Predicted 3D model of a 163-nucleotide RNA (Lysine riboswitch aptamer) from uncultured Mediterraneibacter sp. It matches the Rfam family "Lysine riboswitch aptamer". Rfam describes the family as follows. Riboswitches are metabolite binding domains within certain messenger RNAs that serve as precision sensors for their corresponding targets. The source organism's lineage runs through Bacteria, Bacillati, Clostridia, Lachnospiraceae and Mediterraneibacter. Model confidence (mean pLDDT): 77 of 100. RNAcentral holds the sequence, with entries from MGnify.
RNA sequence: AGAUAGAGGUCGCAUUUUUCAUGAGUACGAUGACGGAUGUAUCAGGAACAGUUGAACUCACCGGAAAGGGGAAGAUGCCGAAAGGGUAAAAAUCCUGAAGUUUUAUCCUUGGGCAUGUCGUGAACAGCGGCAUGACUGUCAUCGCAGGAUGGAGUGCUAUCUG
Numbered sequence: 001a002g003a004u005a006g007a008g009g010u011c012g013c014a015u016u017u018u019u020c021a022u023g024a025g026u027a028c029g030a031u032g033a034c035g036g037a038u039g040u041a042u043c044a045g046g047a048a049c050a051g052u053u054g055a056a057c058u059c060a061c062c063g064g065a066a067a068g069g070g071g072a073a074g075a076u077g078c079c080g081a082a083a084g085g086g087u088a089a090a091a092a093u094c095c096u097g098a099a100g101u102u103u104u105a106u107c108c109u110u111g112g113g114c115a116u117g118u119c120g121u122g123a124a125c126a127g128c129g130g131c132a133u134g135a136c137u138g139u140c141a142u143c144g145c146a147g148g149a150u151g152g153a154g155u156g157c158u159a160u161c162u163g
Stems, first nucleotide, its partner, number of pairs: 001162006009079001012078009028063002031060003038050003042098005082110010111137002114134008139152005
């Protein structure tokens, strides 16, 4: 230097199937009342459609979801597993622009889980993500040799084999 195999763990990480609750008596639909000209996914413009045979808003009543996220059980792939940010390209949407979503490529950051605070997302006080702080923990280096202390980062660390 290369190859192979491993370890970290308050449920290690990701994907996926089934099921349960939540979402929610919400969105939405029918009828009626009010209202009186607008309404159609985040915003703006346009097109198209609906609307005085009555739009939006609001109320009553009758019906009434889904997605994401979460719990449980299982399967698969794994230990930069994976996550976040930037850039570029592509896809979806009635069209254009901005924003947003998904996928791919590339660059940067993060050893891991937990707690607290804050910001974002989310229906949510659940969960997830960013930042900061704190102790814990794994690994290596140095010091010490007695319990330990200090510091670094995963292209790291340990083991085996080859050169």